[in-house]
Molecule: small-subunit ribosomal RNA
Organism: metagenome
RNA sequence: AGAGUUUGAUCCUGGCUCAGAACGAACGCUGGCGGCGUGGUUUAGGCAUGCAAGUCGAACGGUCCUUGCUCGAAUUUGAGUCUUCGGACGAUGAUUUGAGCGCUGGAUAGUGGCGAAAGGGUGAGUAACACGUGAGUAAUCUACCUGUGCGCUGGGAAUAACUCGCCGAAAGGCGGGCUAAUACCGAAUGAUAUCUUUUGCUCGCAUGGGCGAAAGAUCAAAGAUGGCCUCUCCUUGGAAGCUGUCGCGCGCAGAUGAGCUCGCGGCCUAUUAGAUAGUUGGUGAGGUAAUGGCUCACCAAGUCUGCGAUGGGUAGCCGGCCUGAGAGGGUGAACGGCCACACUGGGACUGAGAUACUGCCCAGACUCCUACGGGAGGCUGCAGUCGAGAAUCUUCCGCAAUGGGGGAAACCCUGACGGAGCGACGCCGCGUGCGCGAUGACGGCCUUCGGGUUGUAAAGCGCUGUCACAUGGGAUGAAAUGCAUGGGCUCGAAUAAAGUCCAUGUUUGACAGUACCAUGAGAGGAAGCCCCGGCUAACUACGUGCCAGCAGCCGCGGUAAUACGUAGGGGGCAAGCGUUGUUCGGAUUUACUGGGCGUAAAGGGCGAGCAGGUGGCAGAUCAAGUCAGGUGUGAAAGACCUUGGCUCAACCAGGGAAUGGCACUUGAUACUGUUCUGCUUGAGUGCAGGAGAGGAGAGCGGAAUUCUCGGUGUAGCGGUGAAAUGCGUAGAUAUCGAGAAGAACACCCGUGGCGAAGGCGGCUCUCUGGCCUGUAACUGACACUGAGGCGCGAAAGCGUGGGGAGCGAACGGGAUUAGAUACCCCGGUAGUCCACGCUGUAAACGAUGUGCACUAGGUGUAGGGGGAAUCGACCCCUUCUGUGCCGCAGCUAACGCAUUAAGUGCACCGCCUGGGGACUACGGCCGCAAGGCUAAAACUCAAAGGAAUUGACGGGGGCCCGCACAAGCGGUGGAGCAUGUGGUUUAAUACGAAGCGACGCGUAGAACCUUACCGGGGUUUGACAUGCAAGUGUUACCGACCUGAAAGGGAAGGGACCCUUCGGGGAGCUUGCACAGGUGUUGCAUGGCUGUCGUCAGCUCGUGUCGUGAGAUGUUGGGUUAAGUCCCGCAACGAGCGCAACCCUUGUCCAUAGUUGCCAGCGGUUCGGCCGGGGACUCUAUGGAGACUGCCGGUGAUAAGCCGGAGGAAGGUGGGGAUGACGUCAAGUCAUUAUGGCCCUUACGCCCCGGGCUACACACGUGCUACAAUGGUCGGUACAGAGGGUCGCCAAACCGUGAGGUGGAGCCAAUCCCUAAAAACCGGUCUCAGUUCGGAUUGGAGUCUGCAAUUCGACUCCAUGAAGCCGGAAUCGCUAGUAAUGGCGCAUCAGCUACGGCGCCGUGAAUACGUUCCCGGGCCUUGUACACACCGCCCGUCACAUCACCCGAGUCGAAUGCACCUGAAGUCGCUGUACCAACCUCGUCCAGAGGAGGAAAGUGCCGAAGGUGUGCUCGGUAAGGGGGAUGAAGUCGUAACAAGGUA
Repeated sequence: AGAGUUUGAUCCUGGCUCAGAACGAACGCUGGCGGCGUGGUUUAGGCAUGCAAGUCGAACGGUCCUUGCUCGAAUUUGAGUCUUCGGACGAUGAUUUGAGCGCUGGAUAGUGGCGAAAGGGUGAGUAACACGUGAGUAAUCUACCUGUGCGCUGGGAAUAACUCGCCGAAAGGCGGGCUAAUACCGAAUGAUAUCUUUUGCUCGCAUGGGCGAAAGAUCAAAGAUGGCCUCUCCUUGGAAGCUGUCGCGCGCAGAUGAGCUCGCGGCCUAUUAGAUAGUUGGUGAGGUAAUGGCUCACCAAGUCUGCGAUGGGUAGCCGGCCUGAGAGGGUGAACGGCCACACUGGGACUGAGAUACUGCCCAGACUCCUACGGGAGGCUGCAGUCGAGAAUCUUCCGCAAUGGGGGAAACCCUGACGGAGCGACGCCGCGUGCGCGAUGACGGCCUUCGGGUUGUAAAGCGCUGUCACAUGGGAUGAAAUGCAUGGGCUCGAAUAAAGUCCAUGUUUGACAGUACCAUGAGAGGAAGCCCCGGCUAACUACGUGCCAGCAGCCGCGGUAAUACGUAGGGGGCAAGCGUUGUUCGGAUUUACUGGGCGUAAAGGGCGAGCAGGUGGCAGAUCAAGUCAGGUGUGAAAGACCUUGGCUCAACCAGGGAAUGGCACUUGAUACUGUUCUGCUUGAGUGCAGGAGAGGAGAGCGGAAUUCUCGGUGUAGCGGUGAAAUGCGUAGAUAUCGAGAAGAACACCCGUGGCGAAGGCGGCUCUCUGGCCUGUAACUGACACUGAGGCGCGAAAGCGUGGGGAGCGAACGGGAUUAGAUACCCCGGUAGUCCACGCUGUAAACGAUGUGCACUAGGUGUAGGGGGAAUCGACCCCUUCUGUGCCGCAGCUAACGCAUUAAGUGCACCGCCUGGGGACUACGGCCGCAAGGCUAAAACUCAAAGGAAUUGACGGGGGCCCGCACAAGCGGUGGAGCAUGUGGUUUAAUACGAAGCGACGCGUAGAACCUUACCGGGGUUUGACAUGCAAGUGUUACCGACCUGAAAGGGAAGGGACCCUUCGGGGAGCUUGCACAGGUGUUGCAUGGCUGUCGUCAGCUCGUGUCGUGAGAUGUUGGGUUAAGUCCCGCAACGAGCGCAACCCUUGUCCAUAGUUGCCAGCGGUUCGGCCGGGGACUCUAUGGAGACUGCCGGUGAUAAGCCGGAGGAAGGUGGGGAUGACGUCAAGUCAUUAUGGCCCUUACGCCCCGGGCUACACACGUGCUACAAUGGUCGGUACAGAGGGUCGCCAAACCGUGAGGUGGAGCCAAUCCCUAAAAACCGGUCUCAGUUCGGAUUGGAGUCUGCAAUUCGACUCCAUGAAGCCGGAAUCGCUAGUAAUGGCGCAUCAGCUACGGCGCCGUGAAUACGUUCCCGGGCCUUGUACACACCGCCCGUCACAUCACCCGAGUCGAAUGCACCUGAAGUCGCUGUACCAACCUCGUCCAGAGGAGGAAAGUGCCGAAGGUGUGCUCGGUAAGGGGGAUGAAGUCGUAACAAGGUA
C1' cells in the first nucleotide's frame, strides 16, 4: 500500500466482498508449565444458608464469673483440698456459704456516646446544570481533625435495665414499683457569637462587602481517669486541694467535604410546529444552611420557539478504551472521578451530614410463618442457588500487610482489603530436546515404471538437563504497637504520674514449606489446529458424478473436480488454531482534511423577495474575531520518553515531557468586524433616440371548410395496399350564385424577434411591462444570492354559463388478422373556442441554478452607435447588446464543451450517495374530484448504469458478385422397377451418417465368408504377440479310423529338426504365471483425415503514428479487376498466409528418336504396310517455341485499365484439372487406423453351424425405363477414345434359337485378346392405337459361377404383357464442345442384384434485356437494450408455491394526557375543655390548683396507590382485500431493443 466482482474486450461511475487491528466474548477440535491480569454484557428476575457495622465498663446503674482481705454462718463447730503424681497447702483453720471492702481481673443484656450518610454493589431511571470544563457564591453549611482565645459554677426531675403482675401461638406489648449517668431540664456567668440602635474608615461588577467603636438585649457546658501530698484538715494513709491526660461548652481561623447559580460542550427524529396559567415578571409574606414561583396572596400579561421550543425514541456522563497516517468513527467492561438507584410507589424522622442498600411509617406486588386472631422479609454487599441464556468462578484462608470504625490503650470489628481456588478468557515467558547420521532403509503416496517424495526425517551413535517428578535447604514482604530495661526532654512542688524522643531486648506471616537454591534420575511425561481455484502462501491421487456436498466475494460439482469427501504431500500459526458475533480500518462509499450534479444518482418549471449568508474604493475609531507573551486550571491512573524492580517479558515503581480546551491578564492592529466621515468605478435615476409574434381589452378583414337556399347537370361519388361500411335517382359528387356559423390566421417566416419561464404570429386602436444604444446631469454601495412564505405556470382534467364550423378520446360500423378491444377507412360524443373559478403537473430540456470577473481567434445573423466614404443607399473599419456555427489552450470517463464554458476563480441557493421494492405505503398539508406535495421500511439482487470499441444482426442505406433471379434447354414431383432412409415388424432385422453439408452415404460388390447382429453347440494363456519357469526327447509334423451339423473330442500308425566344448543350447509342443483379446463406452478427453461456408477475397503481423484504454491506422478513399488485381491519393512504411503465376492435361509449331506405330515417293506382292525400304506424314514421348495488352487506334488522370483492330493455331486467366488463407459449425469419424480415461476377463474374448443384415399396411430421397413417329422394328453400311488382361484376356473353327459349350492359336501386350462401338447413315415396315409404344409381373425350360443359388445370384429362351398417353402444390441441373443425347471401358469381384460410382469418345443445341425481386456472399456506412451474438434479447396478465409488507369489521396489551371520585402514611396549619415529672405563680412544708409549654385525638390543604369516564401514541393478533419480491423447461400473446416491422 491494495485486491476480487458488471463487459466479447475497454475506460468510467457505483455498490457488494476480502486481506489488518481489537474484544468482559461464545462455539468446534486440541491442550505441558509458570507469571500478571481478567470473569453474570442476558431477567434492575426470584432467592435457601452463612457472613458483610460495630465499638467504648476509662460515660452509667445493674448482673455474672474470678481473685485477695475482713466479718458472719454452716458442716454433730472441725479435716481435708488440689495435684503436672514429683508433691503443695492446711487447727496461725481446709471445705461450703452470706455480707462488706479492695490501689483484683474478666464478661456484657440495658441506658448513654461515637460510628452506622463511609467502605462495598448496580446502571433501572435520567437528554437534565445529570456529566465535562471554566467561572461565581457580596446567597451558604461543614461532625470528627489542626491552630488559637475564653470557659466547664450551682441545682433539679425522670427513665430503661431490674422486680412484680397481665395480654399474645408468635412477633411483641401493657400496667405497678426501684435506680444511675458524659441521658434529660431549669438557673448562674458570658464574648471578637447573634440581634437592635448610633457611628468611623475602606473596598467593590449591581444587590453590597471588609475592618472597627459605643450602648442595649439574647444564648453555654459533663464529666472520666492517673499521680502527688508543696500549701489547709484529719493524719498508716487520705479528703479538700494541687497536678497530668482525655472529654465538654462558646467563639475565631484553617483544612476537608457538601449545597446553590452561571458561560460553553457532547444522541436521533420536523412523517413531532407551535408550547406554556405558577406559566413569565413584579410587590409582600412564608420556607431553607442558603438565592429563587421553592410555596402562598395580590397585580401585570408575559415567557420559550426554525440558531429547532414542545413532543417521541434511545442513553448513566467523564478520565479513558478500540481503531485510524491524521481528521475522524465506535465505545463507556475492569481501574479512577461524578451522578442515580437499593422489591415497586409515596413520606418524613434522627442527625454535622440521609430524604438513609443490610433504619422508620404507609400503600402495592411477591415469598414465608400462623393457634387464622395476626405477624415476618427484601443479596443491584461476599460466596452460593434456581430461572432465562451462546455465555461468566469457591457457600475458600486471613485480618500478617494497606485502609476504615470504636476505644486512653490492649484490643475488637472489617466478604473493604491481602491471598489462595476454578476457567487457555486475554497478555507475556518457557518447554516438548541438541549434534552427528545415506544401502537416501522399511512403510506410505505418486509415477512417464526410469524413478520421485515423505527425508537427516527415522533407526543408530554421542550429548544436555529447562519444565514436570523426587529429596534436602529455604526467603523478601515485619514497619510498628504493646511490654521490659536504660537514658534525654516537656508538664509539674515533685526523684510521682503522664506525654514525647532515642537505644537494647522481646512480641506479630493468611499466602507457605510457596518463590528461590542445591542434589538425583532420565530423552525419558509434554502438538495441535486451520488452510492449499483466484483474491491468498501452499498440488497430486483416489472416490463421487448438478448427487452428496462446498462457498467471504467471484463461483465449484452433470465421469478425467488442484474448489465436494479421503489420503499422501505442502503452506500458515502454535498451547493453541479455526468459526461466529461486534467495532474501526481499507471506504476520498457523507468527502473539514477530502466527492459530486449535460449523458452515470443528482439544478428547484420560472420569477420577485423577508430572514440569513456574502459584499466596491479611501480615511479615522474601537479591539469583538485574529495574532503574540504571561498567569491559573487542565486530579490520579493510562498513552509517550527515560531510569529502575521482579532471571527476561508481560507486570510494577520513580522522574520527565506532553495535555490542542477553558478562564483571567498584558500587548499588536495587517485582515474581517463595530461606529463615524468621504468617494464613484458596482447599482439606480434623469435626458435623447431605437427594435420587437412581450402582456391585457375592444373593433375590423379576407382565404378555406362545413351547412342552408337557388341554378346547371347525371350516375355515380368517396375511400384504400386492395376493399367495404358511408353518401347518391327523394338527384349526390362536380360546377355557378347567394347566405349563415365557428375556428384558425397561408405567403411574408428566417438555427429572425420578444418574454423570467410557460409561451407569443392577420390588421387597427386604447392601456401597459421589460430591453438596447448614446449622454454623463443626479443619488452615493442603495449590491449579489435567497431557506420558509408569495406570485406566475403548456396540455389534459374539473365547476358554472355560453359557443360548437373543422378536428376528434370514448363509442358504432367497415376492413386487416389465427385473434385485432390496434395500426387503415366511414361516422362520431366529451373536448378543442369564450367568460369566471379551480387544478399545479411535463423529456416544464440547453436533460447545463443565479450573479460577477478573467482566459486565442474565425465566420454568419438581428437591433443600435461611431468613423471613413459617397449625390445617396451599399461596400469598408470599429464599438455595444442579442442569437448561431467552427475552432486553440484548458477541462472531460469518453462523447463532447470551448468569451452564450462543461475552462479559471469568488458569493449564495437547490439537489445526489448501488439496483429493485418506490414518482409506493402510512401520517400530515393542499384539492370539488382526478390527484398533487412531502416521503419510508421489511424483503430481495451482485449488480443496475454512462461513454466508447470490435463483431453479429436489421422487415436500415449505398456499391458489387454468383446458373442467385430473369431468358432458355432438359428434368424431379404422377407410373413401374432399382437403390438408400424413416417407420413398422422380428430371436435378429448389426453399427454409424440427420437441413443445405444424412438418405445409389461409410459399402470400389451381405448366398457361406465378409459379419460386427440373433439362436444353438463348444472353448479358457486363449484365433494372435512377448517374457519367465517347469516339463517333453518317437519332439514337431503327417495321420487311417470312431463320434459330431461343424467346431471340437478321441486315436492305431508313421515320423529321428539345427548347433554343440556332449554339460547343454535354439526352434517346436505341453503345463503354469505375467499377460493377450474386446467392431464394449466416451468424436463433448484426443491425434490424424474429411465435409462446409468457398476457389469466397479475404485473414494477419512488424515498426511507426493516434487513442487513458479496448482498439484504430495500414486494409478506408478515387478509379479498376475474376481477385486486398493493379494505379493514384493518404501517418503510414513494409511484410506474411491467401489471389495470380510456377505443376499436369488439352489446342499450334519445331527439334530429336523410329518399334510393336506410320506409308508420301521407289521396288516387290499371295493385295493384308504383307515384304524390301523410308522418317517425309500421322502417332508415340522427351525437350523446346508460342500469348506478353507485346503492336495500332480510341478512351481514361499522361496511371492502372477498358473498348476496337491487326497479326496469330490460340487474345486479354485460351479450355480443363491439381491447388482450399485466418477461421466457423464442441460439424463427421474411438466401426479404417492410432490413442487417454472408464468397463468385461470360463466373457462384452475366441471357434463353429444355421439364420439375419434381402422382412413390408406405409412415407421420403436418389436413379433407371417409359408413356412413343425427331419413334419402334427388320436388313444393310460406317466412324472412336480411354482402359484391362497369366489362378488372366481368350482368337479362328465347330455345336446350341440363346445364355453358353467344345476348342485351343496368340498375348506378360503401341505386336495377341476383351473389341461388336452405339446413336448416325441407307433401305423396308408399322400409322396414332394402351399400339409392332411400354416392359413390370407371373408360368415353364435352361446356362454359368460357386462346397452350396430354398431363404437370397446373374443371365438366356418360350409364354405372359401390369401401371403408364408427359405428371398438383412445389422443386433441381446447366452459359459451349456446355446442356441434351448415344454407346464404350475400368475398379470392387468366384459370381452378382451396376439402373450406382469413376473415366472415355461420338452427335451436339437454345438463351442471358437486365440486377427490381428470391437465395448466398464481399466492401463501406448507420442503429442496437444482441455477444450462446435475431433460432438473440425481452414485457405484461393468468395459474402454482414461498416470503415480507400495507389496508381491514374488530379484539388484546403497553405507555401517556385530561376531567372527576376516593384518599393511606406524613409535613405544615387549626382545634386541643384525654393527658403530662422538671420551669413559673399560688399554696407556711406536703398534698394540690393555675399558668407556660408539650401532646394523644380530631380537623383543613397537599397527597401515592386505586376507581370511573374520555382522548392520544405504540405494539400484538384477525375473516377478508391489495399490490410487491422470488421460484424449473407452465399458459396467452409480442409491448420494447434494428425504421423492432404503426419511430